[in-house]
Two RNAs folded together computationally: RNase P RNA and transfer RNA, 491 nucleotides in total. It holds a member of the Rfam family "Bacterial RNase P class A". It is annotated as a ribozyme.
RNA sequence: CAGGUCGGUCGGGCGAUCGCUGGCUGCCGGCGUAUGCCGGCCGUCCAGAGGAAAGUCCGCACUCCACAGGGCACGGCGCCGGGUAACACCCGGGGUGGGGUAACCUGCCGGAUCGGGCCACAGAAACAAACCGCUCACCCACAAGCGGGCGAGCAAGGGUGAAAAGGUGGUGUAAGAGACCACCGGCGCGUCUGGCAACAGGCGCGGCCAGGCAACCCCCGCCGGGAGCAAGGCCAAGCAGGCGCAACGGACUCUAUGCCGGGAGGCGGCCCGUCUCCUUGCCCCGACCUUCGGUUUGGGGCAGAAGCGCCGGGUAGGCUGCUAGAGCCGGAUGGAGACAUCCGGUCGAGAGAGAUGAUCGCCGGAGCAGGAAUCCCUGCUCUACAGAAUGCGGCUUAUAGACCGACCUGGUAU
RNA sequence: GCCCCCGUCGUCUAGAGGCCCAGGACGCCACCCUUUCAAGGUGGAAAUCGCGGGUUCGAAUCCCGCCGGGGGCACCA
Numbered sequence: 001c002a003g004g005u006c007g008g009u010c011g012g013g014c015g016a017u018c019g020c021u022g023g024c025u026g027c028c029g030g031c032g033u034a035u036g037c038c039g040g041c042c043g044u045c046c047a048g049a050g051g052a053a054a055g056u057c058c059g060c061a062c063u064c065c066a067c068a069g070g071g072c073a074c075g076g077c078g079c080c081g082g083g084u085a086a087c088a089c090c091c092g093g094g095g096u097g098g099g100g101u102a103a104c105c106u107g108c109c110g111g112a113u114c115g116g117g118c119c120a121c122a123g124a125a126a127c128a129a130a131c132c133g134c135u136c137a138c139c140c141a142c143a144a145g146c147g148g149g150c151g152a153g154c155a156a157g158g159g160u161g162a163a164a165a166g167g168u169g170g171u172g173u174a175a176g177a178g179a180c181c182a183c184c185g186g187c188g189c190g191u192c193u194g195g196c197a198a199c200a201g202g203c204g205c206g207g208c209c210a211g212g213c214a215a216c217c218c219c220c221g222c223c224g225g226g227a228g229c230a231a232g233g234c235c236a237a238g239c240a241g242g243c244g245c246a247a248c249g250g251a252c253u254c255u256a257u258g259c260c261g262g263g264a265g266g267c268g269g270c271c272c273g274u275c276u277c278c279u280u281g282c283c284c285c286g287a288c289c290u291u292c293g294g295u296u297u298g299g300g301g302c303a304g305a306a307g308c309g310c311c312g313g314g315u316a317g318g319c320u321g322c323u324a325g326a327g328c329c330g331g332a333u334g335g336a337g338a339c340a341u342c343c344g345g346u347c348g349a350g351a352g353a354g355a356u357g358a359u360c361g362c363c364g365g366a367g368c369a370g371g372a373a374u375c376c377c378u379g380c381u382c383u384a385c386a387g388a389a390u391g392c393g394g395c396u397u398a399u400a401g402a403c404c405g406a407c408c409u410g411g412u413a414u
Numbered sequence: 415g416c417c418c419c420c421g422u423c424g425u426c427u428a429g430a431g432g433c434c435c436a437g438g439a440c441g442c443c444a445c446c447c448u449u450u451c452a453a454g455g456u457g458g459a460a461a462u463c464g465c466g467g468g469u470u471c472g473a474a475u476c477c478c479g480c481c482g483g484g485g486g487c488a489c490c491a
Base pairs, nucleotide, nucleotide: 001410002409003408004407005406006405007404008403009402010401012363013362014361015360016359017358018357020048021047022046023045026041027040028039029038030037031036050385054396055395057394058393059392060391061390062228063227064226065225069272070271071270072269074224075223076222077221078220079093080092081091082090083089094109095108096107097106098105099104110219111218115217116216117213118212119211131158132157133154134153135152136151138149139148140147166184167183168182169181170180171179185209186208187206188205189204190203191202192201193200194199232320233319234318235317241311242310243309244308245307248304249260250259261279262278263277264276265275266274280303281302282301283300284299285298286297287296288294289293313490314489315488327346328345329344330343331342332341333340334339364383365382366381367380368379369378370377371376415487416486417485418484419483420482421481424440425439426438427437432471442458443457444456445455446454464480465479466478467477468476
């Protein structure tokens, strides 16, 4: 100098005019006992999008469901250690593949001897397999080499396939084979060393070598109650209610709001448990005791909803939740790092059909072309992705370009 | 703002690991029939299964991330 890898930061600046949203202050008017509240006004001043505000994919805070309990179902996660409010995130490490000369990037990782299921086509066979083949015995035939049949043994060779039962060499055998032996590879067990651990390494033993898929069911471990700021709270205005859904019993001295039992709902999957509410009133007929009455009993009818569901009706207003928070900036300390602790400073949007915009001038940045031009000038083009809506922590996706640091490879010069 | 669902020839759809370089109906094209049209018959074309990764020997189907479309949710009595 060129090319590249990783990490981090920024992502236009200044000014003018006209607007928009919120706030402070001033004046005027109204209300109120009142510090105040409401309305109007012109003016002044201050503040006003992001690294992703996005997708809504995870995790929380917060709010309501009485509490947020147990079990099942369902869903999620899954090497180890740490960080964190928490996570599927982050940091560090381990194992095992892939890419790159390298810096480095990147996929996967509980269990396949609990059990079930699947493995198309091809192939004899897809899990414990004789199709071709090899070998032996017997029978037939025989030209004495071969051939045919039948029975048995064999996983060495061939072929199929994504995948076919460790590899090489030897011993052995009728032929073979971990059948046996040596070495290599894998697995398991024991033990030692290092490490918190995942794991790594050493030694010894065992022929244990019988596939894959769990982003199929399943098993193991851990986690998860549901809904979501249109959650929820307060006020104002307005209307029209209707229908449906149950039990209505029992015991004890009599009674009871208590107990047992029954029913509805909370519980937007189920069960248990628990909590709240209801378990009543009237009328008619008969029986009984009979004082024109009844604290008795049988039958029938009507009504009865705190709650839930359905249909219908009304409103389309205000305040709150709402922005000071797991906040931001700087420093110190601890740590390998994610991060933690302490100190100091600081306040940086809160709309509600939804503000943060438009125009102009100047200066930037990058690229290209020209002017003879090292540095200068001129012209043209480009200047992204996008845009708050309860708030945070992450992930993912989009993004013109600029800058900083560390490292790698190649070339040149000294 | 929040929640849920869907995406396969031009249109409507089947499919649920292999029998699928994807089947059917309507529509389209060509031919036959007819004097001609319609109807009928025969044949054909038409799909990167929304897109991109992954799991698997193998993906429309299973998993993840994007893209596009659709639906629902207010309060009061």